The RNA shown here (SAM riboswitch aptamer (S box leader)) has 143 nucleotides and comes from Nocardioides gansuensis. The model forms 93% of the base pairs in the Rfam consensus.
RNA sequence: AGCUCAUCCAGAGGGACUGAGGGAACGGCCCGACGAAGUCCCGGCAACCGCCACGAACUCCCCGCGACCUGUCGACGACAGGGGCGGUCGUGGAAACGGUGCCAAAUCCGGCCCAGGCGAAGUCCGCGUGGGACAGAUGAGAA
Numbered sequence: 001a002g003c004u005c006a007u008c009c010a011g012a013g014g015g016a017c018u019g020a021g022g023g024a025a026c027g028g029c030c031c032g033a034c035g036a037a038g039u040c041c042c043g044g045c046a047a048c049c050g051c052c053a054c055g056a057a058c059u060c061c062c063c064g065c066g067a068c069c070u071g072u073c074g075a076c077g078a079c080a081g082g083g084g085c086g087g088u089c090g091u092g093g094a095a096a097c098g099g100u101g102c103c104a105a106a107u108c109c110g111g112c113c114c115a116g117g118c119g120a121a122g123u124c125c126g127c128g129u130g131g132g133a134c135a136g137a138u139g140a141g142a143a
Base pairs, nucleotide, nucleotide: 003141004140005139006138007137008136013042014041015040016039017038021031022030023029026110027109028108043103044102045101048099049098051093052092053091054090055089056088062087063086064085065084068082069081070080071079072078073077107135112132113131114130115129117127118126119125
């Protein structure tokens, strides 16, 4: 850098240094010398992974774990087999001393497709609504 899956209308900011940009890109619309981005310090939010409890499923294969039983090897121990727990899903909990993330505005809104509404209105056009796609962000996983 790419791939797969899940989530994205909730929530949570002060200080120091510094000094002009920032909201991914584009178009809008915003934020910004009453201090942007960045770095550091302190604080907070949330609950993705991990952890704990309960329940369900699977319990064919495969993988992991530590103790037990049996066997082989002279012993330590190793290896093989057996049986045990876990893997998957759901609900709830803790958040401190695990790994991340986040702390203007819905991912700030839009574009592409579909549906239906209004505009004299079948389409093209404008405005607004709902759903989906694309793109992006974060986490987890696999190679």
The source organism's lineage runs through Bacteria, Bacillati, Actinomycetes, Propionibacteriales and Nocardioides.